[in-house]
A computed fold for a 74-nucleotide RNA from a Rickettsiales bacterium, annotated as transfer RNA. The source organism's lineage runs through Bacteria, Pseudomonadati, Pseudomonadota, Alphaproteobacteria and Rickettsiales. Rfam family: tRNA. It is annotated as a transfer RNA. Rfam describes the family as follows. Transfer RNA (tRNA) molecules are approximately 80 nucleotides in length.

RNA sequence: GGGCACGUAGCUCAGUUGGUUAGAGCAUUCGCCCGAUAAGCGAAAGGUCGGCAGUUCGAGUCUGCCAGUGCCCA
Numbered sequence: 001g002g003g004c005a006c007g008u009a010g011c012u013c014a015g016u017u018g019g020u021u022a023g024a025g026c027a028u029u030c031g032c033c034c035g036a037u038a039a040g041c042g043a044a045a046g047g048u049c050g051g052c053a054g055u056u057c058g059a060g061u062c063u064g065c066c067a068g069u070g071c072c073c074a
Stems, first nucleotide, its partner, number of pairs: 001073006010026004019057001028044005050066005
């Protein structure tokens, strides 16, 4: 320098061919339970989906560019 893939909550991930509220598990916080702790049960908080544009009535999803990470080629 060329090619491919990935990015969604603190962590691991789902999100159906673009559609109706952006979700799950774990973790965290609060409550219940217990003599107490763990476990168990219930609830809450936590995201402007890597960034900027574009297409569209509508974008996490499609397109372009930029930056990052991984792999392959030179």
Record summary
The prediction has a mean pLDDT of 82.